[in-house]
RNA sequence: CUUAUCCAGAGUGGCUGAGGGCCCGGCCCGGCGACGCCACAGCAACCGGUCCCGCAAGGGACGCUGGUGCUAAUUCCGACGCCGACCUUUCCGAAGGUCUGCGGAAGAUAAG
Numbered sequence: 001c002u003u004a005u006c007c008a009g010a011g012u013g014g015c016u017g018a019g020g021g022c023c024c025g026g027c028c029c030g031g032c033g034a035c036g037c038c039a040c041a042g043c044a045a046c047c048g049g050u051c052c053c054g055c056a057a058g059g060g061a062c063g064c065u066g067g068u069g070c071u072a073a074u075u076c077c078g079a080c081g082c083c084g085a086c087c088u089u090u091c092c093g094a095a096g097g098u099c100u101g102c103g104g105a106a107g108a109u110a111a112g
Base pairs, nucleotide, nucleotide: 001112002111003110004109005108006107011040012039013038014037015036019029020028021027024078025077026076041071042070043069046067047066048064049062050061051060052059053058075106080103081102082101084099085098086097087096088095089094
C1' cells in the first nucleotide's frame, strides 16, 4: 500500500504500583489495585491442516500438539458528509441544536 472483517464470543492467579480506554470532546475503568508483564485457562476461526460437495469457479464441516489474534463498555460514544424527523432563532435568504439511518475518515486484526 491492497483486500476482508469489526452490534457475537471468551478470566482466574502471581508480580508491579498510577494512571488507563490511540489523539480531541464526552463518558467510563482504576489503591476493593486499573494499565502493563508472566503463568495457566478460555473465545473465535483470518491463515495453515483434514474431510465432504462441485467439471470448475467456489461452497460447507471439523478446534486440529500448526501461525496469528482476542478475553470492560458496538472500534465505549461522538468527531466529517448526505437523506429524513423534531426543536429554537430569523432580516424569511437561512443559521444553530437533538435524534434515526446511510456513507466516509481514522484505528485495530488477518492475509498478501
About this RNA:
This is a predicted structure of a 112-nucleotide RNA (SAM riboswitch aptamer (S box leader)) from a soil metagenome. Model confidence (mean pLDDT): 83 of 100.